[in-house]
RNA sequence: AAAUAUCUUCGGGGCAAGGUGGAAUCCCUGACCGGCAGUGAUAGUCUGCGAACUGCGAAGGCAGCCGAAACGGUGAAAUUCCGUUACCGACGGUGACAGUCCGGAUGAGAGAGGUAUGA
Repeated sequence: AAAUAUCUUCGGGGCAAGGUGGAAUCCCUGACCGGCAGUGAUAGUCUGCGAACUGCGAAGGCAGCCGAAACGGUGAAAUUCCGUUACCGACGGUGACAGUCCGGAUGAGAGAGGUAUGA
């Protein structure tokens, strides 16, 4: 070091300022946000995973589903950096349609870390 065991450990962010209206952080202008691992160099839009959602099951679980980017530049190497312009975002709720409010959730969880053995 791998591996194994273990743990009251950690493990998701975001509508400023305006407009319309009886009413909107839900509409309009605009603003803002980006889980985990991987990668020939750093990723919301590449690959895979988790969550959510759907179905089945008494349950442990199993199966399904699973969004979105182009161009230019640098470089040995970047769909990851720099520049420009785009795009995407579960379910239920609501005095009015929600990625951002409230709720399931003091939950779950990819995974990260600690400790012991390894010694």